Molecule: TPP riboswitch aptamer (THI element)
Organism: uncultured Sphingomonadales bacterium
C1' cells in the first nucleotide's frame, strides 16, 4: 500500500400485523416480554422513553416510501404474487493474509 475471506472489539439501523374478544388460530427470524407517580383519557389495551428477544448494517429485499396501490386467495390480514434490483436505508477500528520499500545482522 492492497484486500475484507476467517476472527475480535466497539457502534449503529429496524419492525411487531390479522382473526369482534381470546389462555386459541394464521404468516413470519421476530407478532410489544419487562420497567416507568412519562403523556392523553372517565378508563390504557393507545402513545412516549429505557431495557430485552429477533433481524439487519452499503456485496445493504432488515426496514421505510409509493400504498387507504393492483391481481389472486382467505374467516381475516404485506397471506401469496406484482409493483421491483423502483426510490430511500444503518460502519468504524484492530488483526490475519499478500505485495513493495528501508535499516540492521549473517552467509
Nucleotide at each position: 500500500c492492497c484486500u475484507u475471506c476467517a476472527u475480535c472489539c466497539c457502534c449503529g439501523g429496524g419492525g411487531a400485523g390479522u382473526c369482534g374478544g381470546a389462555u386459541g388460530a394464521c404468516u413470519g427470524a421476530g407478532a410489544g416480554g419487562c420497567g416507568g407517580c412519562g403523556c392523553u383519557g372517565a378508563a390504557a389495551u393507545g402513545c412516549c422513553c429505557g431495557c430485552g428477544a429477533c433481524c439487519c448494517g452499503c456485496u445493504g429485499a432488515a426496514c421505510c416510501u409509493g400504498a387507504u396501490c393492483c391481481u389472486g386467495u382467505u374467516g381475516a390480514c404485506g397471506c401469496a404474487g406484482g409493483c421491483g434490483g423502483a426510490g430511500g436505508g444503518a460502519g468504524g477500528g484492530a488483526g490475519c493474509g499478500g505485495a513493495c520499500u528501508u535499516c540492521a545482522c549473517a552467509a